[in-house]
């Protein structure tokens, strides 16, 4: 250098519980201890979450709208904003609710790859 020993000298700390932070995911700090030879350090690539707080879409539900009613509420363009067109018999859209797709934002380094740093030494 590679490698890791029923060694030895420290070292870190999951789940869990208390207080904090934070919309979450997760986190900081004590207690605890599953484990860990880099379970030190970088979110770089990839994986996992995260929120309807952001942005497009999808669904639902409500209230407008048309229509006697069953039911409809389709496409394209401009705009600050009530506009415009084409299509159907007819019709201006608007809110909430959902993590279903996507995209931006975040979390994980104890998921993985990769970079970067590091303690001890037996045996091979």
């Nucleotide at each position: 250098c590679u490698c890791g020993a029923u060694a030895a000298a420290g070292g870190c700390a999951a789940a869990c519980c208390a207080c904090g932070g934070g919309a979450a995911a997760c986190u900081g700090u004590g207690g605890g201890g599953c484990g860990c030879a880099a379970a030190g350090c970088c979110a770089u690539g990839g994986g996992u979450c995260u929120g309807u707080a952001c942005c497009u879409c999808g669904u639902u539900u409500g209230c407008a709208c048309g229509g006697a009613a069953c039911c409809g509420c389709g496409c394209g363009g401009a705009c600050u904003a009530c506009c415009c067109g084409c299509a159907u018999g007819a019709a201006g859209g608007c809110a909430a609710a959902u993590a279903g797709a996507g995209g931006a934002u975040g979390a994980u380094c104890g998921c993985u790859a990769g970079g970067c740093u590091g303690c001890c030494g037996a045996a091979g």

This is a predicted structure of a 124-nucleotide RNA (c-di-GMP-I-GGC riboswitch aptamer) from an Armatimonadota bacterium. Its mean pLDDT, the model's own confidence on a scale to 100, is 78. The sequence was found by an Rfam model in a public genome assembly. Of the family's consensus pairs, 91% are formed in the model. Rfam family: c-di-GMP-I-GGC riboswitch aptamer. A reference for the family is Smith et al. (2010), "Structural and biochemical determinants of ligand binding by the c-di-GMP riboswitch ", Biochemistry.